[in-house]
RNA sequence: UGGGGCGGCCGGGUGGUCGCGGCAGCCGUCAGGGCUGUCGAGGAAAGUCCGCACUCCACAGGGCAUGGCGCCGGGUAACGCCCGGGAGGGGGUAACCCCUCGGAUAGGGCCACAGAAACAAACCGCCAGCGGCCUGCGCUGCGGCGCAGGUGCGGGCAAGGGUGAAAAGGUGGGGUAAGAGCCCACCGGCGCGUCGGGUAACCGGCGCGGCCAGGCAACCCCCGCCAGGAGCAAGGCCAAGCAGGGGCAAAGGCGGCCGCGUGCCGCCGGGGUGUGGCCCGCACCCCUCGAGCCCCGGGUAGGCCGCACCGAGCCGAGGCGGUAACGCCCCGGCCCAGACAGAUGACCACCCAGGCAGGUUCCCCUGCUGGACAGAAUGCGGCUUACAGGCCGCCCCAGGGC
Numbered sequence: 001u002g003g004g005g006c007g008g009c010c011g012g013g014u015g016g017u018c019g020c021g022g023c024a025g026c027c028g029u030c031a032g033g034g035c036u037g038u039c040g041a042g043g044a045a046a047g048u049c050c051g052c053a054c055u056c057c058a059c060a061g062g063g064c065a066u067g068g069c070g071c072c073g074g075g076u077a078a079c080g081c082c083c084g085g086g087a088g089g090g091g092g093u094a095a096c097c098c099c100u101c102g103g104a105u106a107g108g109g110c111c112a113c114a115g116a117a118a119c120a121a122a123c124c125g126c127c128a129g130c131g132g133c134c135u136g137c138g139c140u141g142c143g144g145c146g147c148a149g150g151u152g153c154g155g156g157c158a159a160g161g162g163u164g165a166a167a168a169g170g171u172g173g174g175g176u177a178a179g180a181g182c183c184c185a186c187c188g189g190c191g192c193g194u195c196g197g198g199u200a201a202c203c204g205g206c207g208c209g210g211c212c213a214g215g216c217a218a219c220c221c222c223c224g225c226c227a228g229g230a231g232c233a234a235g236g237c238c239a240a241g242c243a244g245g246g247g248c249a250a251a252g253g254c255g256g257c258c259g260c261g262u263g264c265c266g267c268c269g270g271g272g273u274g275u276g277g278c279c280c281g282c283a284c285c286c287c288u289c290g291a292g293c294c295c296c297g298g299g300u301a302g303g304c305c306g307c308a309c310c311g312a313g314c315c316g317a318g319g320c321g322g323u324a325a326c327g328c329c330c331c332g333g334c335c336c337a338g339a340c341a342g343a344u345g346a347c348c349a350c351c352c353a354g355g356c357a358g359g360u361u362c363c364c365c366u367g368c369u370g371g372a373c374a375g376a377a378u379g380c381g382g383c384u385u386a387c388a389g390g391c392c393g394c395c396c397c398a399g400g401g402c
Base pairs, nucleotide, nucleotide: 001398002397003396004395005394006393007392008391009390010389012351013350014349015348016347017346018345020040021039022038023037024036025035026034027033042373046384047383049382050381051380052379053378054231055230056229057228066227067226068225069224070223071085072084073083074082075081086101087100088099089098090097091096102222103221107220108219109216110215111214123161124160125157126156127155130154131153132151133150134149135148136147137146138145139144169187170186171185172184173183174182188212189211190209191208192207193206194205195204196203197202235305236304237303238302244296245295246294247293248292252268253267254266255265256264257263258261269287270286271285272284273283274282275281313334314333315332316331318329319328320327321326352371354369355368356367357366358365359364
């Protein structure tokens, strides 16, 4: 210098104009407001996939069912998250990265196609030691017996072939009728014992045992651990109207009309309510029954709280413990958006990265362009997904110079 790996961080800045939401103060009005001050999105606010806080319901204890998790140790409020370590497999020259993780001798189930068979199997093949059968010879007391050869029918075998992703450890020797861990040596695996290292998973050494019967548990299942259910539309408080329950005053008289009911209308009188400071007045209603008013309980609309948080708090600097995740201590600062149709935006100027073009070509200058993904809704810790561009640190490989 070029290429790559890992980790961390930022993700436009300043000013002006207009505009938006919350809060406080003032002014004005009581009809919406105005002014000033202050605060106002993210690293993911997203997906809503895990874990909690919080709230209500349920709950003696235990169990069943269901769901989740699953190498070991640590961290944490907790987790399926994070850190460190282990084993197996894979990629890369390397730094480094990716995948998997209890049990397959508890039991069941499944294993495409091919193949005889997908777990104690026999298609081709091998075998005459055994039973049977055939042929020949010999013997005979005529019933058979013996020997030799043949046959794979019964039977024995699993070395070799073939199928397959996978077929019963590998090589050599012994052995046998033929074979085979059947036996032996070595190698591999598994198990047991023991020694050493490690908190442990596990690693290494030695010895013993022929123990060598495949895979899938993200199929059921077994073992261990965890989990009561629902979720801020949780839940709490206040509470119009309508409906329900209870209560409250008074007094009737006259006239008219007709379908004559003890009906309707009018006038006078009485009572209630509203208006209003009160009286009159006005409006509405009632005179024995409902309107009106008052009270009661539950509770709808609606409003307030939950909910903007003194906290598993936040930010900055430092110290200590720890490999790390993280924890503890000390100092300073801060209280930090909060709606219920949902507020953060737009424009201009200058600057900062970046890109393009031209001049120049050591530097640099001019013009144009130009900043992604995305918008909180009870809060918090994670995971996952999206993301223009850039910065910092450590490491690896290649080339060059001193």

The RNA shown here (Bacterial RNase P class A) has 402 nucleotides and comes from a Chloroflexota bacterium. The organism belongs to Chloroflexota, within Bacteria. The gene name in the source record is rnpB. Of the family's consensus pairs, 91% are formed in the model. Rfam family: Bacterial RNase P class A. Gene Ontology terms of the family: dimeric ribonuclease P complex, tRNA processing and ribonuclease P activity. By type it is a ribozyme. The coordinates come from a structure-prediction model, not an experiment, and the mean pLDDT is 79.